[in-house]
Context: one part of a larger RNA
RNA sequence: UGACGGGGGCCCGCACAAGCGGUGGAGCAUGUGGUUUAAUUCGAAGCAACGCGCAGAACCUUACCAACCCUUGACAUGGGACGUAUGGGCUUCAGAGAUGAGGUCCUUCAGUUCGGCUGGCGUCCACACAGGUGCUGCAUGGCUGUCGUCAGCUCGUGUCGUGAGAUGUUGGGUUAAGUCCCGCAACGAGCGCAACCCCCAUCUUCAGUUGCCAUCAUUUAGUUGGGCACUCUGGAGAAACUGCCGGUGACAAGCCGGAGGAAGGCGGGGAUGACGUCAAGUCCUCAUGGCCCUUACGGGUUGGGCUACACACGUGCUACAAUGGUGGUGACAAUGGGUUGCGAGGCGGUGACGCCAAGCUAAUCUCAAAAAGCCAUCUCAGUUCGGAUUGUACUCUGCAACUCGAGUACAUGAAGUUGGAAUCGCUAGUAAUCGCGCAUCAGCAUGGCGCGGUGAAUACGUUCCCGGGCCUUGUACA
Numbered sequence: 001u002g003a004c005g006g007g008g009g010c011c012c013g014c015a016c017a018a019g020c021g022g023u024g025g026a027g028c029a030u031g032u033g034g035u036u037u038a039a040u041u042c043g044a045a046g047c048a049a050c051g052c053g054c055a056g057a058a059c060c061u062u063a064c065c066a067a068c069c070c071u072u073g074a075c076a077u078g079g080g081a082c083g084u085a086u087g088g089g090c091u092u093c094a095g096a097g098a099u100g101a102g103g104u105c106c107u108u109c110a111g112u113u114c115g116g117c118u119g120g121c122g123u124c125c126a127c128a129c130a131g132g133u134g135c136u137g138c139a140u141g142g143c144u145g146u147c148g149u150c151a152g153c154u155c156g157u158g159u160c161g162u163g164a165g166a167u168g169u170u171g172g173g174u175u176a177a178g179u180c181c182c183g184c185a186a187c188g189a190g191c192g193c194a195a196c197c198c199c200c201a202u203c204u205u206c207a208g209u210u211g212c213c214a215u216c217a218u219u220u221a222g223u224u225g226g227g228c229a230c231u232c233u234g235g236a237g238a239a240a241c242u243g244c245c246g247g248u249g250a251c252a253a254g255c256c257g258g259a260g261g262a263a264g265g266c267g268g269g270g271a272u273g274a275c276g277u278c279a280a281g282u283c284c285u286c287a288u289g290g291c292c293c294u295u296a297c298g299g300g301u302u303g304g305g306c307u308a309c310a311c312a313c314g315u316g317c318u319a320c321a322a323u324g325g326u327g328g329u330g331a332c333a334a335u336g337g338g339u340u341g342c343g344a345g346g347c348g349g350u351g352a353c354g355c356c357a358a359g360c361u362a363a364u365c366u367c368a369a370a371a372a373g374c375c376a377u378c379u380c381a382g383u384u385c386g387g388a389u390u391g392u393a394c395u396c397u398g399c400a401a402c403u404c405g406a407g408u409a410c411a412u413g414a415a416g417u418u419g420g421a422a423u424c425g426c427u428a429g430u431a432a433u434c435g436c437g438c439a440u441c442a443g444c445a446u447g448g449c450g451c452g453g454u455g456a457a458u459a460c461g462u463u464c465c466c467g468g469g470c471c472u473u474g475u476a477c478a
Base pairs, nucleotide, nucleotide: 001478002477003475004474005473007472008471009470010469011468012467013466015462016461019426020425021424022423023422026318027317028316029315030314031313032312033311034309035308042053043052064304065303066302067301068300069299070298073129077128078127079125080124081123082122083121084120087106088105089104090103091102092101093100094099109119110118111117131293132292134291135290136289140287141286142282143281144280145278147276152191153190154189155188156187157186158167159166160165171182172181173180197270198269199268200267202238203237204236205235206234207233208232211228212227213226216225217224241264244258245257246256247255248254320419324378325377326376327375328374329373336367337366338365341360342359345356346355347354348353385416390411391410392409393408394407395406396405432454433453434452435451436450437449438448
């Protein structure tokens, strides 16, 4: 100087408390451990691994296993020899296919010294080499997590100390903040904080189609004429600064109350992550040192596996019902997507869906139906709750749904009556609850990322638990 203390003081955080809803019990989904297996590829491991890498494993992906094949190789550059442009479609035989042996059709380059001579392509030869998701994240770059959006981390000069170092950065107030004020052997400065950036909330202005409709006509319909006032869209601006008033404070910084205002003291949200810590994570995104393999640890193919199942854990979904189930009714969103696509409408089917097909490269057409809501019924039961499991028949995608997809109809109707010890999230348009969209994607979502609808309760307080900041104290620790 740090680190640590079941030392002290001050302060903060959904840290506790006060509340609301869960998890832990059930069934299922998903990840992990374990076990099994020819293989169940690999990584991630307290918080900060476990719906994580994977924004989508039937083949492919794929790295794993079995079998069958290739060896200058699927890919790059270079040398020699031979042949020749080349590229593509259809097709026969053998084979699981890769591959091997043929047939046929279309197409047929540029330069040129007119020589397959050069480039290009194919075959062969021998090598240099290619290749490796093989090892080492404790050799590394890059990227990322975490403490933590916590308020800290440092430097120059000066001063003090033999020195390590101290001072500044401590103290009195204050703040979300090393934020600001005052004081002070310090005076200044840098990286952080804040602001500058984006979205939302109010108004003005410009613009008026595909959007809108107050006034005038018109219509089944903003449909048409007309209009751009309103809504809305998207550019530019205004507006909030403790600016004003009162109180308080040290005449300060600030704090408390009020006015006006769409918004008030950081208005709400996002992006933004200091010096560093964990030899944290990643050699399987990529790059890369070293080591290792080189007829194999490289390459291709078919099939299997990653989907196994006495069990254990994490994260979720659906429930156990009446604030509900079922039937009917039919109003109101926002974000988004769409030409290999979205598909209105009509017809067929109980339905998944199928057939025909308008419009739309989309403020124009379309996905699209929002759901919670309201009305009726059921009357407390393992039920008209709950839907697992299983049988049968289908639908769709795709070369192909056996291992191993999703959906539909009929039948079946399991556990489950609110969950022990323990434990998680959340302070407002939040929790809870309700549906909708998108990415990935042929198909497959209870996961992820977004969107809007309805819309609470509680916070006395900081003694205690956890984490953190500043000052101080003890130490046989570094």
The part of an RNA shown here (small-subunit ribosomal RNA, 3' major domain) has 478 nucleotides and comes from Dongia soli. The coordinates come from a structure-prediction model, not an experiment, and the mean pLDDT is 82. It matches the Rfam family "Bacterial small subunit ribosomal RNA". The organism belongs to Dongia, within Bacteria.